Context: one part of a larger RNA
RNA sequence: GGCGUACGGAGGAUGCCUUGGCUUCGGCAGGCGAUGAAGGACGCGGUAAGCUGCGAAAAUGGCCGGGGAUUGGCAAACACGAAUUGAUCCGGCCGUGUCCGAAUGGGGCAACCCGCGCGGUUGAAGACCGCGCACUCUGUUUACAGAGGGCGAACCCGGGGAACUGAAACAUCUUAGUACCCGGAGGAAAAGAAAGAAACGAUCGAUUCCCCCAGUAGUGGCGAGCGAAGAGGGAAGAGCCUAAACCGUCGUGUUUACGGACAUGGCGGGGUUGUAGGAUCACCGACAAAUACGACAUGCAGGAACCGGAAGCCGUUUGGAAAACGGCGGCGCAGAGGGUGAUACUCCCGUACGGGUAACGGGCAUGUAGUCAAGGUGACACCUGAGUAGGGCGGGGCACGUGGAAUCCUGUCCGAAUCUGCGGGGACCAUCCCGCAAGGCUAAAGACUGCCGAAGACCGAUAGUGGACCAGUACCGUGAGGGAAAGGUGGGAAGCACCCCGAACAGGGGAGUGAAAAAGAACCUGAAACCGUGCGCCU
Numbered sequence: 001g002g003c004g005u006a007c008g009g010a011g012g013a014u015g016c017c018u019u020g021g022c023u024u025c026g027g028c029a030g031g032c033g034a035u036g037a038a039g040g041a042c043g044c045g046g047u048a049a050g051c052u053g054c055g056a057a058a059a060u061g062g063c064c065g066g067g068g069a070u071u072g073g074c075a076a077a078c079a080c081g082a083a084u085u086g087a088u089c090c091g092g093c094c095g096u097g098u099c100c101g102a103a104u105g106g107g108g109c110a111a112c113c114c115g116c117g118c119g120g121u122u123g124a125a126g127a128c129c130g131c132g133c134a135c136u137c138u139g140u141u142u143a144c145a146g147a148g149g150g151c152g153a154a155c156c157c158g159g160g161g162a163a164c165u166g167a168a169a170c171a172u173c174u175u176a177g178u179a180c181c182c183g184g185a186g187g188a189a190a191a192g193a194a195a196g197a198a199a200c201g202a203u204c205g206a207u208u209c210c211c212c213c214a215g216u217a218g219u220g221g222c223g224a225g226c227g228a229a230g231a232g233g234g235a236a237g238a239g240c241c242u243a244a245a246c247c248g249u250c251g252u253g254u255u256u257a258c259g260g261a262c263a264u265g266g267c268g269g270g271g272u273u274g275u276a277g278g279a280u281c282a283c284c285g286a287c288a289a290a291u292a293c294g295a296c297a298u299g300c301a302g303g304a305a306c307c308g309g310a311a312g313c314c315g316u317u318u319g320g321a322a323a324a325c326g327g328c329g330g331c332g333c334a335g336a337g338g339g340u341g342a343u344a345c346u347c348c349c350g351u352a353c354g355g356g357u358a359a360c361g362g363g364c365a366u367g368u369a370g371u372c373a374a375g376g377u378g379a380c381a382c383c384u385g386a387g388u389a390g391g392g393c394g395g396g397g398c399a400c401g402u403g404g405a406a407u408c409c410u411g412u413c414c415g416a417a418u419c420u421g422c423g424g425g426g427a428c429c430a431u432c433c434c435g436c437a438a439g440g441c442u443a444a445a446g447a448c449u450g451c452c453g454a455a456g457a458c459c460g461a462u463a464g465u466g467g468a469c470c471a472g473u474a475c476c477g478u479g480a481g482g483g484a485a486a487g488g489u490g491g492g493a494a495g496c497a498c499c500c501c502g503a504a505c506a507g508g509g510g511a512g513u514g515a516a517a518a519a520g521a522a523c524c525u526g527a528a529a530c531c532g533u534g535c536g537c538c539u
Base pairs, nucleotide, nucleotide: 001538002537003536004535005534006533007532008531009530015524016488017487020459021458022456023455024454025453026452027451029449030448031151032150039100040099041098042055043054044053046078047077050074051073061094062093063092064091065090066089070082071081072080105114106113107112115133116132117131118130119129120128135148136147137146138145139144155186156184157183158182159181160180166173170221196204197203208235209234210233211232218226219225239441240440241439242385246269247268248267249266250265251264252263253262254261255260274419276384277383278382280379281378282377283376284375292371293370296367297366298365299364300363302360306355307354308353312328313327314326315325317324329346330345331335337349338348339347390414391413392412393411394410395409396408400426421436422435423434424433425432475482476481495523498510499509500508501507
C1' cells in the first nucleotide's frame, strides 16, 4: 500500500408524511379612487428586532347582532392587568385615520421643503392649531355646482403594428393583424332590426353563439399554404327612437304701409316606411280606457357571523399509548372528511337534515300618485338623411395575392338622381326578383377570472408556483432586470435537575426523562461516493 471484515464519521439519497402548489368544474362578484385609491414611508406594544394588525383616538375606540369562559395576535418568558356588570373572538355599521402616492396651494432627489387667505392660541410671535387655495371640460363668463384625472388578472372595442419561422434558399406569400405599444368601455363588450339573403320552394326575414356545411367552393411564386358562404339543426329571442314635409312658440338678424314678411337657431306637436310610407286637404271611423311602464308604501322570498344536530360499552388480550384484537350492542336522510399517543359511523370537530336574523332587500306580489298610448278611403306630388352615392388615381379590407373582381372602407381629384327615384342579385347589359344608404338606441343566448367553494387515475420538497419555510426575500446588476437555497425531535418538552473531565467555554461521560436519546434540537428514516479505526490475509 492492497483485499476482506467489523465498527464509526461525513453526507443527505430513499421511504413515509404535508402546512403548499397545479388543473378542472360551479358560484358570488365584476370593481376601487378627489368622502384622496392601488401601493408605500414613518410610527403605535410594559419589555418589542421581524411579521401581522392598527394610525398621534395607532395589536385599537363606539353601537348592534352572535357567542359563553376565558383572555392581553404570531410567540415562549417576566411583570402587571382585563373579563359572567358577558371580556377575548366572529359578523355588520360607525369613528379615528400622520406623511408620500392621480397627489391637486407652490416646489421637490416620493414619504421632504416653502407659501397665500380667513379664524384661533400667545404679552407678542418668526412657532403651533383649524378650514380653504391644482388643472381640464360641462352647466352659465366669474362666483358657484357637477364631471374627469389614477389603479386593477383576464375577457371586449378601436388606433398603430413586427420578426424569428414556413416556403427545405428567398423577395410575392407565410408566421399574423399574432406578439408588442397606445387609446377607450363594461360587467360583460361588440354586433344588431336589411339600400340583407336567395333563386331550390315563387322562399327566408335584426344581431350574437354552437353543430354542420367543409378542409368543400375557391384562393395561391396555383408553391408553402390560406380558406369561406347560402341552406339545414340548435341556444336565445324584441323591437324601437329620430332627421324632413306640416303646425306652433321663443331668441337673433334683415326688411316693412309697423298689420307683418323673410332668413336663421333652440324648444314643443307631428312623423318614421318598401304589399312604399308620411305630410296637407276632404270624407269616414274611433275616443281616454284596455294594455304597458310605474316613483312611493306594505308584505314576502332571499340573506352574515352563527345555532341545533343521532348512536358504545366491557376485557387478568397485545402495547408506551387502543381507535387494534375478542365480546355483546346501538345510530344511520348522518358509513363525506379530519383529529385524538396505532387502523374510530357510535370519543372530539364535523357530515345528512333542520334552524337563524341585524343591516340590506336590486327579485316577487299587492295597492296608489303619475307617465305612455291607435285606424281607413280618395285627391295632391310637399317630404323620405349630399360633398353623400358613384367615378378616376393610390391603398386597405372581404377565405378571394388585380384577377373577369362584384360587395365594403377611404388618402386624393371629381361628382349624381330624388319615387316616372335609388341600391343589390360576383365584370358588364337587358328582363325579372329582392331591398331603401348617406342619423341613432337596444335585453337574452356567447367571452373572461386577481376572488370564493368543490373536486382530482395531478405533484409530494431537485417534484408541484420562482416561493409549503418571514420570497419576488437574500444575493447579483449603475439600471431595466435577474433571482436562489432553506420542510419533518417527541404522543406530550417530559428540551437532560444533579455529578464528573474541561477554561467559568466548546465538546463529552454518568445520572434522569421517554416506548425509543443508535429520537438531544447539526434532532424521523439515514443509501452511495468520500474519510477513518480495529482485526485477518497478501505484498

This is a predicted structure of a 539-nucleotide part of an RNA (large-subunit ribosomal RNA, domain I) from a Bacteroidales bacterium. Rfam family: Bacterial large subunit ribosomal RNA. For this family Rfam cites "The comparative RNA web (CRW) site: an online database of comparative sequence and structure information for ribosomal, intron, and other RNAs" (Cannone et al., BMC Bioinformatics, 2002). Rfam links the family to the GO terms ribosome and structural constituent of ribosome. The coordinates come from a structure-prediction model, not an experiment, and the mean pLDDT is 82.